Model confidence (mean pLDDT): 83 of 100. This is a predicted structure of a 1463-nucleotide RNA (small-subunit ribosomal RNA) from a bacterium.
RNA sequence: AGAGUUUGAUCCUGGCUCAGCUCGAACGUUGGCGGCGUGCUUGAUACAUGCAAGUCGAAUGGUUUGAUUCGUCAGACCAUGGCGGACUGGUGAGUAACGCGUUGGUACCUGCCCCUAACACAGGGAUAACCCAUCGAAAGGUGGGAUAAUACCUGAUAAUCUAAAGCUUCCUUCAUGUUUGCUUUAGUAAAACUUUUGUGGUUAGGGAUGGGCUAGCGUACUAUCAGCUAGUUGGUAGGGUAAUGGCCUACCAAGGCAAUGACAGUUAGGGGGCCCGAGAGGGUGAUCCCCCACAGUGGGACUGAGAUAUGGCCCACACUCCUACGGGAGGCAGCAGUAGGGAAUAUUCCGCAAUGCCCGCAAGGGUGACGGAGCGACGCCGCGUGCAGGAUGACAUUCUUCGGGAUGUAAACUGCUUUUCUUUGGGAAGAAAUCUGACUGUACCUUUGGAAUAAGUAGCGGCUAAUCACGUGCCAGAAGCCUCGGUGAUACGUGAGUGGCAAACGUUGAGCGGAAUGAUUGGGCGUAAAGCGCAUGUAGGCUGUUUUGCAAGUCGUAUGUAAAAUAUUCUGACUUAAUCAGAAAAAUAUAUACGAAACUGCUUUACUAGAGCAUAAGUGGGGUAAGUGGAAUUCCUGGUGUAGGAGUGAAAUCCGUUGAUAUCAGGAGGAACACCAAUGGCGAAGGCAACUUACUAACUUAAAGCUGACGCUAAAGUGCGAAAGCGUGGGUAGCAAACAGGAUUAGAUACCCUGGUAGUCCACGCUGUAAACGAUGGAUACUAGCUAUUGGCGGCAUCGACCCCGUCAGUAGUCACAGCUAACGCGUAAAGUAUCCCGCCUGGGGAGUACGGUCGCAAGACUAAAACUCAAAGGAAUUGACGGGGACCCGCACAAGCGGUGGAGCAUGUGGUUUAAUUCGACGCUAAACGAAGAACCUUACCAGGACUUGACAUCUAGGGAAUCCUCCUUAAUCGGAGGAGUGCCGCAAGGAACCCGAUGACAGGUACUGCAUGGUUGUCGUCAGCUCGUGUCGUGAGAUGUAAGGUUAAGUCCUCCAACGAGCGCAACCCUUAUUGUCUGUUUUACAUGUCAGACAAAACUGCUCGGGUAACCGAGAGGAAGGUGGGGAUGACGUCAAAUCAGCAUGGCCCUUACGUCCUGGGCCACACACGUGCUACAAUGGGGAUGACAACGGGUAUUGCCAAACCGCAAGGUGGAGCUAAUCCUAAUAAACAUCCUCUCAGUUCAGAUUGAAGGCUGCAACUCGCCUUCAUGAAGUUGGAAUCGCUAGUAACUGCUGGUCAGCGAUACAGCGGUGAAUACGUUCUCGGGUCUUGUACACACCGCCCGUCACGCCACGAAAGUCAGCAACACCCGACAUUCGCGUUUAUCGCGAACUAAGGUGGGGCUGGUAAUUGGGACGAAGUCGUAACAAGGUAUCCGUACGGGAACGUGCGGAUG
Repeated sequence: AGAGUUUGAUCCUGGCUCAGCUCGAACGUUGGCGGCGUGCUUGAUACAUGCAAGUCGAAUGGUUUGAUUCGUCAGACCAUGGCGGACUGGUGAGUAACGCGUUGGUACCUGCCCCUAACACAGGGAUAACCCAUCGAAAGGUGGGAUAAUACCUGAUAAUCUAAAGCUUCCUUCAUGUUUGCUUUAGUAAAACUUUUGUGGUUAGGGAUGGGCUAGCGUACUAUCAGCUAGUUGGUAGGGUAAUGGCCUACCAAGGCAAUGACAGUUAGGGGGCCCGAGAGGGUGAUCCCCCACAGUGGGACUGAGAUAUGGCCCACACUCCUACGGGAGGCAGCAGUAGGGAAUAUUCCGCAAUGCCCGCAAGGGUGACGGAGCGACGCCGCGUGCAGGAUGACAUUCUUCGGGAUGUAAACUGCUUUUCUUUGGGAAGAAAUCUGACUGUACCUUUGGAAUAAGUAGCGGCUAAUCACGUGCCAGAAGCCUCGGUGAUACGUGAGUGGCAAACGUUGAGCGGAAUGAUUGGGCGUAAAGCGCAUGUAGGCUGUUUUGCAAGUCGUAUGUAAAAUAUUCUGACUUAAUCAGAAAAAUAUAUACGAAACUGCUUUACUAGAGCAUAAGUGGGGUAAGUGGAAUUCCUGGUGUAGGAGUGAAAUCCGUUGAUAUCAGGAGGAACACCAAUGGCGAAGGCAACUUACUAACUUAAAGCUGACGCUAAAGUGCGAAAGCGUGGGUAGCAAACAGGAUUAGAUACCCUGGUAGUCCACGCUGUAAACGAUGGAUACUAGCUAUUGGCGGCAUCGACCCCGUCAGUAGUCACAGCUAACGCGUAAAGUAUCCCGCCUGGGGAGUACGGUCGCAAGACUAAAACUCAAAGGAAUUGACGGGGACCCGCACAAGCGGUGGAGCAUGUGGUUUAAUUCGACGCUAAACGAAGAACCUUACCAGGACUUGACAUCUAGGGAAUCCUCCUUAAUCGGAGGAGUGCCGCAAGGAACCCGAUGACAGGUACUGCAUGGUUGUCGUCAGCUCGUGUCGUGAGAUGUAAGGUUAAGUCCUCCAACGAGCGCAACCCUUAUUGUCUGUUUUACAUGUCAGACAAAACUGCUCGGGUAACCGAGAGGAAGGUGGGGAUGACGUCAAAUCAGCAUGGCCCUUACGUCCUGGGCCACACACGUGCUACAAUGGGGAUGACAACGGGUAUUGCCAAACCGCAAGGUGGAGCUAAUCCUAAUAAACAUCCUCUCAGUUCAGAUUGAAGGCUGCAACUCGCCUUCAUGAAGUUGGAAUCGCUAGUAACUGCUGGUCAGCGAUACAGCGGUGAAUACGUUCUCGGGUCUUGUACACACCGCCCGUCACGCCACGAAAGUCAGCAACACCCGACAUUCGCGUUUAUCGCGAACUAAGGUGGGGCUGGUAAUUGGGACGAAGUCGUAACAAGGUAUCCGUACGGGAACGUGCGGAUG
């Protein structure tokens, strides 16, 4: 000192969270010792038992015990008496107060103590204990009798005492007064005991100590507590008190307090201090010290120096206990302890040895104060759990790339030491003359033994130091925040390892810090939360220049106080430390005294720059009232006139033949004022617009006459305040919430249309709000400029007006320097630099809501929370993506054409269905004649059945045998069984190679799963023109620039310009092929040559040339040329996108199976069939079918065990026989290639079209054509007559038509696919629209990126809160009733410890209100949850721009009206 977390990324705002320190703590795990501290924070709940306040025989009377030398001595106890029980100790309920703190004051008291002065004389009568009697269960009384005192009483004496009167002195005042002294009168005292160094008593004065009362200042929260108060405020007189005082009483007056917070409510003992903090400050009030208050709850007095006392009394109440039921007793918030409460807090211990206190002359007694011990890791501090050596880096565990690594010198083992522990012996200080030690045989010293008795805990994804394996599989769980977990989890659990702290560690709770997150130090308010809608103005705050005085603030000096402890510094004592002791310094404060006079203040003297008044001129939709005007809409009347009008995207409702619309004339009425008009004017804001008049307010300028700081701001208050709305009364043309109808739509409570009422208008009242906005409070001063404009004034100039220059006051600029700002932006009209005053903000939601209060007729307005919930919400800017935003451009994208698909039959693929199985994959474009360039068996992965288990296949080990071939039986086949033939190759002669057989286990095997673990490959956007980098520059930054702009291109192709300059991957070119030519070579063919053909090499095309345009790039035209503007075609696919496809081509991680998910075999299936979709073939015919005749190709393919196959012959044909030739420019395929041409026929029909389907007979391949092949011949002759919505291909040798070849292949389902040639078109105006793409720009609440985001009702669950008929409880008052003890007063008589009465009063009761809290049927909205329902309101022009206020309406988001804002 900071860090994490909002975003795709960025900056800012802003909250949440973490790291630190602390604790009277608690909980979890663990636990060796000691020292010093500390320990009911909760029920001020109730308490069993013991103890905590007694003492004095030197005040007194008695009873009694022991001893006795009988003289007495030493005790114990009862009672009177004295002193002390007002201290100590406990607790914090109450108390917001002179209670506490601090500084003062005095009208007062003060036992014991100290000093001074004086004194103590003479008498008297009782009484307790005790005795007797008596009542009672007890507690306790009653009567009679006896007795003493330092108990009580009377008298005397006495004043420097008290009271009264008088005189006098001092001080002081306007005055009353006060003080001292003196005189007179009156009143008041005492106690003795002891015989010792005596103690005590009375009066008076003084001191000390302690207290009483009182004043200033300080001392919690709430204004949703704003008014409170009748003894209340003051006076006079009296009473009372130690003393002042309404403290009390009577009378008089009507005051007193309060926004500087009275009164009320809530909470709370206060301080020294303690914790945190750099400090300011925040929190707190345990232990220790000071003060206060309290003693079961409430009240009261007595005694006394002191109490309203409680380990005293009386009364009331509640509770507990005893009881003989008549009555009594009690008060742990003393120390222990018990019960209860609670997360939680100790022993019914020892001792008066020390320090104190009480009593006593003293000895001494008492003391749960205190000194100690015990219990608790509760805290702080200290110590230990060993040290050195020891590698084969042991065993074990764990990881592993299987080689090894880690735990790890760690252990074992060897040597050493003994703090602690244990044994032995000694042994303090604490004790200030003597005596006396609870602690305690303690601390400490010595000695014995032996590594012996002693380590855990929470972490290891980031913050935050420290990682691997296994298990689990959005489960179990973790989590302080962000988040982790859905099969490779460094985040869960376990293990290993590792970093931290350590007798503790972690968690929870609480406080401060970080948090500048309440900001005095030290924040903000245009858009993030935040400027009141505007003005006026009271209190308050602030206030120009100058003179004098004062000294309140301010500053300085001095003195006193600010207890001790604590904290700081130094020193010392415990071995150290914690702890303790001593000293010093400090103590922000306060009181008093003295001083200073700059500043503030007060007083005073002047001034004119602020402000105002007066004069002159001017400006304007400023306001109020009255009047006037024309245009337009609508309505009414009349005329002309006829069938439509109106309305919309298109329509309809509606108006119209009872005459509309249109048009002309006349009339009625209400509302608003076109053009001028603007970036303009006025006003405080709201707002203000035809014209005229009246009244009225303001502003500006000029000049500088008057006043002389008269000023600024502004809580409270007051006034004004759009629209909507409300009340009363008018008015109502148009418009128009609601409402009605028509449309649209899935619906349409909307948008559109036709109507239409409140309202809009006027008068008088109310309401008091708006995006009332410049989202920017008011005032003053200062800080470069430029431009436009409004209203004045001045100058120059002019006949005059303009123009021009200057100046004052406004308005405006998407102009701008500095400066500021998170950025956007602001920028002399500040959001700059400063001062003064006011208002407001402190995460989002809940909520501008609830409750309360004020206002209002109401609607509602103002004021204004909490529970609960989230980790974000938000601002500005950036890059993308998207838009039913914009601009430009391209593409068979549309258009223009040609031909198809969709309808039929068949082929083929897919879905679905079916099935034992119909194996699997591919699913918009980018799956569907796709993987498959060929499923009868095989293939084959599927199914049924039958078999095998180191296996069908690979390597290793050891053994046997060469291999191999043939025959038979069995079986559906594999499998199984039996028999026979046969001995090779190399060799150093042991054996080896290859192969076969059975055996062993390591292993094989898997088309099982995961393409969302992967490699590789591929598709697609797209052959689209894009995608990036280095350096520089700009920006706080993400990023931008470059790559934008203007042209051009097929192209980020090239050119020009430019804070950019260059470069890379793409484009183009290089490659193949095709078209032309040449050279060389070559075989076939041929008689030979040229040519054709084949191969190789080369040439040719580059906008090169000409013309025109253009800065250039380039474009257009032309020439030549086989080819002309990338000549045609192909290959070639940037950065990336789609978790795109593929684990079934192959490879591969993980996981799974292992007598099976592996392997073999037979048969079946992949070929099923109501149906749906895709891709094709053949057609529907005359541009044709059939027949006959006649022409013209190219690419290809083919055998050494399996090919292509000629001639010839047979068969109608498929084909058969045959075998020449060919290892291919030679032979074969291969012939007539087909379309085409010529001739004949058919003549518009389901046909001489079409050929499906079916029957029969054959052929071929093959172990085998049943499921399930192809071909031939004959016969049969279905649908179909050009195809709905919709949709596909193609721009030239293309489409269309037409045949041929090949691969795979035994054969073939090929109509598919890959190629080849032949014939050979039409059209393109053009870019408005559809689709896709590119560039720029704009908006955005999207970033998983529009298949996005997101709003509200309803339904379900859960949570907290509000209202509520009521109901329960508490609190403080009020009125009245009753009224204990006590006190005061009065009365009585038996004169007392009496009785009665009155007043006052605690508790209690009755009553109606007030406030607060709990609870409640029901009800209201809110938050949250999961994949619910209905719509789609918002974000893009979000598909009707959105939002604000208000009113009405509607399932809901919302719609509409009126006015406003632009966000």